[in-house]
RNA sequence: GACCGAAAAGGCAAAUCUGCCGAAAGGCAGUGACGCAAAGCCACGGGUCUAAAGCUCGCCUUGCGCCCCGCGCGUGGGUGAGCUACGAUAGCCGAGCUGCCGAAA
Numbered sequence: 001g002a003c004c005g006a007a008a009a010g011g012c013a014a015a016u017c018u019g020c021c022g023a024a025a026g027g028c029a030g031u032g033a034c035g036c037a038a039a040g041c042c043a044c045g046g047g048u049c050u051a052a053a054g055c056u057c058g059c060c061u062u063g064c065g066c067c068c069c070g071c072g073c074g075u076g077g078g079u080g081a082g083c084u085a086c087g088a089u090a091g092c093c094g095a096g097c098u099g100c101c102g103a104a105a
Base pairs, nucleotide, nucleotide: 004102005101011036012035017030018029019028020027021026034091040097041096044094045093046092047089048088049087054083055082056081057080058079059078060077061076063075064074065073066072
């Protein structure tokens, strides 16, 4: 120096609950420890989660317009489904950056 994970010192903190932020996924703070040797940093690649905005389709319409007078067509409003990340996740995996201690091998 690379690797490794015995010891000791210290470190982080899942679920839960409370408050705040967010459309949500989720985040932050407190609480609390399931775990973690990078559970330190980083959304670059893959995965996963969400779908506000956007697109497509269905249904409703007591708005407006057209009209062949039929919710038929256009437009607006409501609602449901599908697609979609520019959102989220580093405690899903990989890449990148940084790093404490020093038994054995």
Predicted 3D model of a 105-nucleotide RNA (c-di-GMP-I-GGC riboswitch aptamer) from an Armatimonadota bacterium. Model confidence (mean pLDDT): 86 of 100. NCBI's taxonomy places the organism under Bacteria, Bacillati, Armatimonadota.